[in-house]
RNA sequence: GAUAAUCGCUCCCGCCCGAGUGUGGGUUGGGGGAGGAACUUCCGAACUCCAUAGGGUAGUGCGCCGUUUGAAAGGACGGAACAGUGGGCUUAACCCUCGCUGUAUGGAAAGUGCCACAGAAACAAACCGCCCGCAAGGGUAAGGGUGAAAAGGUGCGGUAAGAGCGCACCGCGCCGACGGUAACGGCGGCGGCAAAGGUAAACCCCGCACGGAGCAAGGCCAAGCCGGUCCAUAGGUUACCCGCCUUCGUGACCAAGUAGGCCGCUUAGAGUAAUGAUUAUCACGUCCGCUUAGCGGACGGACAGAAUUCGG
Numbered sequence: 001g002a003u004a005a006u007c008g009c010u011c012c013c014g015c016c017c018g019a020g021u022g023u024g025g026g027u028u029g030g031g032g033g034a035g036g037a038a039c040u041u042c043c044g045a046a047c048u049c050c051a052u053a054g055g056g057u058a059g060u061g062c063g064c065c066g067u068u069u070g071a072a073a074g075g076a077c078g079g080a081a082c083a084g085u086g087g088g089c090u091u092a093a094c095c096c097u098c099g100c101u102g103u104a105u106g107g108a109a110a111g112u113g114c115c116a117c118a119g120a121a122a123c124a125a126a127c128c129g130c131c132c133g134c135a136a137g138g139g140u141a142a143g144g145g146u147g148a149a150a151a152g153g154u155g156c157g158g159u160a161a162g163a164g165c166g167c168a169c170c171g172c173g174c175c176g177a178c179g180g181u182a183a184c185g186g187c188g189g190c191g192g193c194a195a196a197g198g199u200a201a202a203c204c205c206c207g208c209a210c211g212g213a214g215c216a217a218g219g220c221c222a223a224g225c226c227g228g229u230c231c232a233u234a235g236g237u238u239a240c241c242c243g244c245c246u247u248c249g250u251g252a253c254c255a256a257g258u259a260g261g262c263c264g265c266u267u268a269g270a271g272u273a274a275u276g277a278u279u280a281u282c283a284c285g286u287c288c289g290c291u292u293a294g295c296g297g298a299c300g301g302a303c304a305g306a307a308u309u310c311g312g
Stems, first nucleotide, its partner, number of pairs: 001282007009033005014027004035303001042312005047214004054242004059210005064079006080105001081103008106205002111203002113199003127144002129140004152170006171193001172191005178185002218263004227254004231249001234246003284300007
């Protein structure tokens, strides 16, 4: 886990009694009765009402590309970029290449914030150092130090010493054609490189989407009921504005009184909430033994639990 029996609970049908046509009782008649997550948490929808009419602002959510699935939310597959990581290549590292993992992956050139401590300095400066000078002082940002991050990196030249100061390669920015459905990619050219760097699960900007409330929604019956205030400066399901509608009422608010049922509601359908217990056999799993593709014995069976429904 399955089957059967006995007992128990609950719902429906049948039968009997009762009865105010009924909120009851009985019945060794028949049938049904909780999951792979129903639970918790979160997202989306069906359905119900506002409602009859919207629009804007605010607000909330989402954010690489393509295909597919889907009502949506989401899912699946493939790819791009970035980051990390293992192997290969190499003296070693980088590049390259093969795989694996992750991604809250639009914008920092609209603006505003933040980057503690340490450090001389974190929207830009000079602590140590280097060079010039008798000294005062001047020049410097290569080297050292602090740090997550210090005027892009490596090398060569140049310089008093240095610095993209110049050059080469890389990085970065812009442009072009080409490849790709696209995100993007390599190639070529221009530029010493302007907006230092990082940060937008910081405010914000851009694009797209979005009424609200919720089954204690909502509908019907029964019972009961003294009243009062407001009304165009009122009332109308996030807030505000415009618009629209209602309009002496089945309106809004305060107060008094009553408050029990039916439906919604279910091929389980309760209403504090049932769906269980025992026995036997079989099956499954673990361990031990034996004459080992089987036999025998012992043991084990968890977590839990419908409440309007469905997809995650």
RNAcentral holds the sequence, with entries from MGnify. This is a predicted structure of a 312-nucleotide RNA (Bacterial RNase P class A) from a bovine gut metagenome. It matches the Rfam family "Bacterial RNase P class A". It is annotated as a ribozyme.